RNA sequence: UUGUACAAUAAAGAUAAUAUUCAUAUAUUUCCGAUGAUAUGGUUCGGACGUUUCUACCUCAACGCCUUAAAUGUUGAGACUAUGAAUGUGAUGUUUUUUUGU
Repeated sequence: UUGUACAAUAAAGAUAAUAUUCAUAUAUUUCCGAUGAUAUGGUUCGGACGUUUCUACCUCAACGCCUUAAAUGUUGAGACUAUGAAUGUGAUGUUUUUUUGU
């Protein structure tokens, strides 16, 4: 000086997981059966439809409408879940490199 093995040290990257944003799905939709109220009311349950898709399929407010009957309507706001991308955080162990010792 070089190589190898072990130990320690510092840095960096990647990774499990997770957060946010965007995009896609789905329009928190449509239909049927039963059930239950009646203008201080308009409920509750089950099934199906919808997604290259698991789950969910409701809540609140406003405006109507139904002259007492069996039927509700429109608008606005709010997610959850699945997948993909981007940007971060990132434990434990791992990888690479630096330095030191034997």
Predicted 3D model of a 102-nucleotide RNA (Purine riboswitch aptamer) from Candidatus Izemoplasma sp.
It was read from a public genome assembly, where an Rfam model found it.
It matches the Rfam family "Purine riboswitch aptamer". Rfam 15.1 lists 4,097 matches to the family in 1,411 species.
Of the family's consensus pairs, 100% are formed in the model.